[in-house]
RNA sequence: UCCGACAAAGGCAAACCUGGGGUGAUCCAGGGACGCAAAGCCACGGGUCUCAAUGAGGCAGCCGGGCUACCGAAG
Numbered sequence: 001u002c003c004g005a006c007a008a009a010g011g012c013a014a015a016c017c018u019g020g021g022g023u024g025a026u027c028c029a030g031g032g033a034c035g036c037a038a039a040g041c042c043a044c045g046g047g048u049c050u051c052a053a054u055g056a057g058g059c060a061g062c063c064g065g066g067c068u069a070c071c072g073a074a075g
Base pairs, nucleotide, nucleotide: 002075003072004071011036012035016031017030018029019028020027021026034061040067041066042065044064045063046062047059048058049057050056051055
């Protein structure tokens, strides 16, 4: 460095509910945990969703890619 344990310390938080923002996809806060070894960040490519639609926006927990990161078993 790759890798990912019946290891250790932790971390994040789906659906759903409440309140709020937004035309909307959906986002934020609180509750809540389906899960996650990058479920940390980035909209670069593919995909998909939305709309005041020949353009604009959303999804990073859809796939790929890029950057960063805790721990250290076996290999």